RNAcentral holds the sequence, with entries from ENA.
This is a predicted structure of a 73-nucleotide RNA (transfer RNA) from a Candidatus Buchananbacteria bacterium.
It matches the Rfam family "tRNA". Rfam describes the family as follows. Transfer RNA (tRNA) molecules are approximately 80 nucleotides in length. It is annotated as a transfer RNA.
RNA sequence: GGGCCUGUAGCUCAGGGGUUAGAGCGCUACCCUUAUAAGGUAGAUGUCGAUGGUUCAAUUCCAUCCAGGCCUA
Repeated sequence: GGGCCUGUAGCUCAGGGGUUAGAGCGCUACCCUUAUAAGGUAGAUGUCGAUGGUUCAAUUCCAUCCAGGCCUA
C1' cells in the first nucleotide's frame, strides 16, 4: 500500500429501519445479619466513534474520516 472485521452504560455484549436503547457483571442507597458474604427492593449512568447523505422516521442503510484488530505484498 491492498483487502476484511469491530466501535452501543464502568466492563463483556445484545439489538441490523418504527414510536421509552437493553441484559449480565459492576456501582449507590435501603432491607436482612451481631457483623461480613449471599439474598431481596429501589436507583444512577449512554451526545449508540465523528461528520454528511437517504428516509415520514436512522443505533440500524450509504459515503468519507477516526480508533483498534486480522490477513496479504